[in-house]
Source information:
Small-subunit ribosomal RNA, 5' domain from a Gammaproteobacteria bacterium, 527 nucleotides, folded computationally. Lineage of the source: Bacteria > Pseudomonadati > Pseudomonadota > Gammaproteobacteria. Its Rfam family is "Bacterial small subunit ribosomal RNA". The prediction has a mean pLDDT of 85.

Context: one part of a larger RNA
This record gives sequence, C1' cells and structure tokens, in this order.
RNA sequence: GAUUGAACGCUGGCGGCAUGCCUAACACAUGCAAGUCGAACGGUAACAGGCGGAGCUUGCUCUGCGCUGACGAGUGGCGGACGGGUGAGUAAUGCUUAGGAAUCUGCCCAGUAGCGGGGGAUAGCUCGGAGAAAUCCGAAUUAAUACCGCAUACGCCCUACGGGGGAAAGCGGGGGUCUUCGGACCUCGCACUAUUGGAUGAGCCUAAGUCAGAUUAGCUUGUUGGUGGGGUAAAGGCCUACCAAGGCAACGAUCUGUAGCUGGUCUGAGAGGACGAUCAGCCACACUGGAACUGAGACACGGUCCAGACUCCUACGGGAGGCAGCAGUGGGGAAUAUUGGACAAUGGGGGCAACCCUGAUCCAGCAAUGCCGCGUGUGUGAAGAAGGCCUGCGGGUUGUAAAGCACUUUCAGUAGAGAAGAAAAGCUCAUGGUUAAUACCCGUGAGUCUUGACGUAACCUACAGAAGAAGCACCGGCUAACUCCGUGCCAGCAGCCGCGGUAAUACGGAGGGUGCAAGCGUUAAUC
Repeated sequence: GAUUGAACGCUGGCGGCAUGCCUAACACAUGCAAGUCGAACGGUAACAGGCGGAGCUUGCUCUGCGCUGACGAGUGGCGGACGGGUGAGUAAUGCUUAGGAAUCUGCCCAGUAGCGGGGGAUAGCUCGGAGAAAUCCGAAUUAAUACCGCAUACGCCCUACGGGGGAAAGCGGGGGUCUUCGGACCUCGCACUAUUGGAUGAGCCUAAGUCAGAUUAGCUUGUUGGUGGGGUAAAGGCCUACCAAGGCAACGAUCUGUAGCUGGUCUGAGAGGACGAUCAGCCACACUGGAACUGAGACACGGUCCAGACUCCUACGGGAGGCAGCAGUGGGGAAUAUUGGACAAUGGGGGCAACCCUGAUCCAGCAAUGCCGCGUGUGUGAAGAAGGCCUGCGGGUUGUAAAGCACUUUCAGUAGAGAAGAAAAGCUCAUGGUUAAUACCCGUGAGUCUUGACGUAACCUACAGAAGAAGCACCGGCUAACUCCGUGCCAGCAGCCGCGGUAAUACGGAGGGUGCAAGCGUUAAUC
C1' cells in the first nucleotide's frame, strides 16, 4: 500500500447492489418448513345444494336419503433418497485430473409383444373389552390399480442343450349398433405387464497430485496371494474353509497433531504466499452409538427398532421428544438480523386437469458491514465588517469566508399520473391429426376473459423554500500540515526513533493548517 463475513471509538442525509453466529456439531418454548390424488377403493365425520318427512311462529327448527358439489378418518398409488442446513468426523472408503470394466437405473424417450379367467383376506365402519394416556386386543362384515394362484410367452431367465421357469389392472371421456336396461361392442386418453435400446442418475476399480512432526523407525495375521464355497446390482479377503508366507516402509510405512476437498478468493510485476464466508461442484453428518426394514434409489434431518445422556407428561403401571430447515429464545462471545408477505414469477412434488402443497424461491424488514452513485447549494460580494487568534502594536490571519444582492431545486417532503416483470391455464371459433364418426382427445392459429407478494415501488409531472443534511483523524522526523497558553521527568504521549526536569511545533486546550469524507480513526488478521 492492498484486502476483510470483521469488531471497537466518535460521527451520520439519500439511493442501488451485495453481505450478515467466524464463538457452544451448546440446550431449545412457540408457529410454520412434504404433501397430493375421489379420473385406484369401500364409504360419509364436517360444509353446501337437491329431494322427502315432522313441528309450527310461513320461513325457521328438527330429522331421513351419498342423490350432487365436495370430503374428515381409512385402504391404495406416487412423493417424503429432491429441495434446505451444517462442517463434527475424515490425511484418504474423501477431493481434483485422466482413464477403465464386472454393474443397476422409478419417472422420461423410442421399438416389440401383451393386458384372458378366477380366489381368499384386510383396514375403515359396527359391537365388546383393557388403559390415566400413548395405544392395544377380540368378534362380525366389506372394497380396490392392495394380495395370491391358473392360462398364455415374440422377446426374457436357467440349462447337464434333453428340457425347465416366469406377467399384467384397471380408470375416465365420447359414440353408432345390440340389450335381459345390469351392460356388451367400437374408439380416444391416462394407467398396467414382459423385454430391447437410449437418456439421466448412481455404485465400483486404477494412476498421479493432495498439511506438519523422525524429540514417531519399524508396521501388518484376513494381514499378502492362491483354490473351493458363499454373498452383492456388480469386480474383489467383501465373507468363510484349506494351502502358501507373504505385503508396506528412509521416494518416510506406522504413529501423533491439524484439517472437509475443489472451482476459486485476497495479495503480488510475476514466481509465489495465505485463505476456502457468500455463489457453484463433490463428500460427510442429522441428540450420541449401533442396526436393519421399505423402496428404482436410504442403512433415510422433520421414517422404524435397540442402547445411552438430557428434557417433558404420568393415575407410578407406563409413555413422548430431537431447529447443524425458516423465524425466534436462553447461553457463549468483541460480534452477526424479522417469531414479516406471497406462491405473482422461476423451479420442485402430487394430479387428466382445475388446483393443492412448497420458510426452495421471489420480495419486504433490520445493520454505513462492504462496494458504487448522489447531495449537504450556485454566482456575485472588500467597508477586507464584527468576533476569535497572533503580534515586533504598524499590523497579520480566519477571509470572498460571513452578511448583503441575484439565482437554482438534485435528493428528502407533499400531490398527481404510471410501464415492465404475465406467459400461460380456462372459454369460443377455425383448421390439421386420430377415428366408423362432424363426438371426445391432441397440435396449430385467431378472439375473449381474467391472474402482481413486491407496491403508498421504478420512471415522469407539478408545488414550496437555501429551505431538512459534515464529520473524523492528524500537524517533531519517517509524513502533507505551526503558533500561543497551561503543565514542569508531573500529568501524560508513543508504530519506530523517542518527547516531558520553567521559553515543549512531540503532553492538555485554543487559533490556524493538512488529509480523507458519510465516513474517519484504532485494534485484529493476510499478502
């Protein structure tokens, strides 16, 4: 000199864009953060409508019917493995770069083939029971895209090449024909099953690189390799039995300490050094330790089980919980924000869709924490006013500074006007595809109807009046900027050299000056 996720002191007008627990991976009150689908299912707790009944005060009350819109609880499907947080652990099961073969991959895209016929349960509901509660037990009954057989098998899997094995589910829209009015049939859409390829995502292996210490020199027995077996989606001591005695290490093994890694950030002419906040990629973790289940995917932050510590409820028998999600609280600390708004946009989950959910996200609030921009007036004005300070008493300086005169109105204030962020979805019409079809559905085009948290916003116009807006540090040398008074090795200053013991440009005050400026200085840290 540059820089910072900074803090402290003094001061503080506005806006834009960023950033904001670096400490206790300490403990957490409260609210929200993952749901959705009735076009899978049996149904009807609540709300609204319709139909019926009763009472009457004639428009109310009570009541019945799932009939309709819808929908609590429940079965079922998909999603809760993403998104969000944190950096404890990890020096290599990690990360970065470059390769590799022995793998899996829901939803998505493309291809091929199918979607026939049956069965037994079970939740809910009802009844009964246990319990303070959490919850649980028994009986009866019921549905499905839940579950299980049978049939079929182009392709698929196993094979000793003789053969053997294995699947499915329906739902919704529309229609001409038939109908025993239940439906059948046709067609479209969404689902379902098997399989092939792709895309995406993930698992695995190899090489090189990846902090310090030798006041850590030897380490290792599933250890190193082989064979048989097991296991996994998959190679492999991954596991196991037997056999051999190997494997690593001064090119630093092992041990100890420290640490998430990278793109990058800061600095520097560069080489290098230091760091790894925000943003992006990867990894690890979710009160502590362990374990598996489900699933395409987890050994799972807001799932399960066990153990432990802690907190809470209890009728003492037993139960409940996990903010390193967003806010917020206590604590720690020099120190770090609102218990805000909205799903309008972008994205995600579910759904045919309408739509619902979304503390992701977009916004707003707080903080000069940082960067950038603007303002605090402009011109004129010598009687060089008054006052202050200095003085050699003549004057000098503050100083065109002020006052005065003439102007302007950025920003802030008040009032008015006002884009873009909105494209869709829905509805109507036309047209192309599909089709038996002018239905339905899908695509394209035109029209129409709406949808904004921010927002009293941006931008623009008008109004009034210089009106509301300057401080901080320094002035001995380094280093730009000097005099007086007070003090008298005292009080004090200080980054280094050093000042102060009676004329201190170095302490304290004042006048003046210098440097930066909504900041300035100090401290800490890095180059």